Predicted 3D model of RNase P RNA and transfer RNA as a complex of 472 nucleotides. It holds a member of the Rfam family "Bacterial RNase P class A". From the family's description: Ribonuclease P (RNase P) is a ubiquitous endoribonuclease, found in archaea, bacteria and eukarya as well as chloroplasts and mitochondria.

[in-house]
């Protein structure tokens, strides 16, 4: 110079301020009260955002719908072994690619199972392919030294050489050959299937055949192994209000007002109650389950409480087992649960950068700056934003 | 929170599934009919296809991260 990891996300103090839950106090309100609940005030404790809480990209718990059914169809994943609750995660390796190196990258099954695509450009773009070249027969026309040469036309061989392309059907030499060609030969590549030898496998060496030379493109269809029921805490559940209507009781100004108490949106329509509507929240058949209501319009009321709701695949230390990702033991801790949604502000000193000045120097004085963002069911990952910085390995060059 | 969509010219949209040329209306300018102007007719400009990064020869269109708007839902 660089290259991998791993941490941190300023500290300490003072004044105010904000949530949840705890204790005391004080008031209101129901029970006769000790006292026990409900709500309010204060006043003292304890706690109080993140490495990403974010994007919702995956996977899982949880909760309801048959404690979750068959098939098809659709959807994901894709090298091996591991490893997890589970993954598209991660950790070792393998193998293709970059880099002098430390180290990165890689959706990395299968194009000799089959189907389409390869635009322009070029003669030909996939059971090749003849435009220019080279050869070779034939016609003709020129010239001749009468052997032939050239020139054009047709026929036909030939993928070696041009040229076009992203991509032209192995590569070099060489034997043939009319001119060529794996047509044949030698090295070299690569392919396939046998054996031998190593790994647990992915794959790795080797050893002889086989002329087999086979384009790319599955983040095109599609095949092949594996997975995958849906739907989401506005899951879900309990109360309470509440639209309309009865009924009781009471006042009186006799058809209103007021309390209490019950059943519980009303209304038109449509299909239904065992020959069953409809529904069981991804499409079709099937099968199974609940079922006396259910579905459409149209008008009205609610927009509250309370579980769920934070003790968890939880954090920390140490030993231990693995190469590690992880797991196992033993001890220690408790660290946010609002709901219009607290987690904030001000000031003092102080690390840290950075500019100015002073000073020989240590250093000191002033001013500026310190990110990206912020729970809302919980986890386990990815992916993306981040400011000053810290530590450790390790590699190259002098 | 959670759940779906959608970025292409100044405006409104197609293309995208099945990859190769970005094209329709309106709207801009030019001409020509008019004495001008509307209109009409011909002709003609204008497009990082919301950024970035893969895959392929090649990306608007596949794959993935990312920005921003719309929409639904007790």
């Nucleotide at each position: 110079a660089g290259c991998c990891g791993a941490c941190c996300g300023g500290g300490c103090g003072g004044c105010c301020g904000c949530g949840u839950c705890u204790g005391c106090g004080c008031c209101u309100g129901g029970g006769c009260g000790a006292c026990c609940u409900a709500g309010g005030c204060g006043c003292a404790g304890c706690c109080g955002a993140g490495g990403a809480a974010a994007g919702u990209c995956c996977g899982g718990g949880c909760u309801c719908c048959a404690c979750a059914g068959a098939g098809c169809a659709g959807g994901g994943u894709g090298g091996u072994u591991g490893u997890u609750a589970a993954c598209g995660g991660c950790a070792a390796c393998c193998c293709g690619g970059g880099g002098u190196g430390a180290c990165c990258c890689g959706c990395g099954g299968g194009a000799a199972a089959g189907u389409g695509c390869c635009a322009c450009a070029g003669a030909a773009a996939a059971c090749a392919g003849a435009c220019c070249g080279c050869c070779a027969g034939c016609g003709c026309g020129u010239c001749u030294u009468c052997g032939g040469a050239c020139g054009c036309g047709c026929u036909g061989g030939u993928a070696a050489g041009g040229g076009u392309g992203a991509a032209a059907c192995g590569g070099u030499g060489g034997u043939g050959u009319a001119a060529g060609a794996g047509a044949c030969c030698a090295c070299c590549a690569g392919c396939g299937a046998u054996c031998c030898g190593g790994g647990u496998g992915a794959c790795c060496g080797g050893a002889g055949c086989g002329g087999c030379u086979u384009g790319g493109u599955a983040a095109a269809c599609c095949c092949c192994a594996c997975c995958c029921g849906g739907a989401g805490c506005a899951a879900g559940g309990u109360c309470a209000a509440g639209a309309a209507g009865g009924g009781c009781c009471g006042g009186c100004u006799u058809g209103c007002c007021g309390g209490c108490u019950c059943u519980g949106c009303g209304c038109a329509g449509g299909c239904g109650u065992u020959c069953g509507a409809g529904g069981g929240c991804u499409g079709c058949u099937c099968g199974c389950c609940c079922g006396a209501g259910u579905c459409u319009g149209c008008g009205g009321g609610u927009a509250g409480a309370c579980c769920g709701c934070u003790a968890g695949a939880g954090c920390c230390u140490g030993c231990c087992g693995g190469c590690a990702a992880c797991g196992g033991c033993a001890g220690g801790c408790c660290g946010a649960g609002a709901u219009g949604g607290a987690u904030g502000g001000c000031c003092g000193c102080u690390a840290c950068c950075g500019g100015c000045g002073c000073g020989c120097a240590a250093g000191c004085g002033c001013c500026g700056g310190c990110a990206c963002a912020g729970a809302a069911c919980c986890c386990g990952g990815c992916u993306u934003a981040c400011a000053c910085g810290u530590c450790g390995a390790c590699u190259c060059g002098u | 929170c959670g759940g779906g969509g959608c970025g292409u010219a100044g405006c409104g949209c197609a293309g995208c599934c099945u990859g190769g040329u970005a094209g329709c209306g309106c709207a801009c300018c030019a001409c020509a009919a008019u004495g001008g102007g509307g209109u009409u007719g011909u002709g003609g400009g204008g497009g990082u296809c919301g950024g970035a990064g893969g895959u392929u020869c090649a990306a608007a269109u596949c794959c993935u991260c990312u920005c921003g708007c719309c929409c639904c839902g007790a």